[in-house]
Molecule: transfer RNA
Organism: Candidatus Nealsonbacteria bacterium
RNA sequence: GGGUCUGUAGUUCAAUUGGCAGAACGCGUCUCUCCAAAAGACGAGGUUCCAGGUUCAACUCCUGGCAGACCCG
Numbered sequence: 001g002g003g004u005c006u007g008u009a010g011u012u013c014a015a016u017u018g019g020c021a022g023a024a025c026g027c028g029u030c031u032c033u034c035c036a037a038a039a040g041a042c043g044a045g046g047u048u049c050c051a052g053g054u055u056c057a058a059c060u061c062c063u064g065g066c067a068g069a070c071c072c073g
Base pairs, nucleotide, nucleotide: 001072002071003070004069005068006067007066010025011024012023013022019056027043028042029041030040031039049065050064051063052062053061
């Protein structure tokens, strides 16, 4: 230098053919308990890597960048 894949909550990951952004763990409050853990209930938490484009509508499609992994030279 060229190619492929990946980037979504604090972490690990989903999100069907473009159609309300979710789960688990973690965190907070409450119940339970003499107290705590465990268990249960409720809740907070997201500029979906960035900038444009297409579209009524984009995590998803297109273009360019950035970061990481792997392959080729």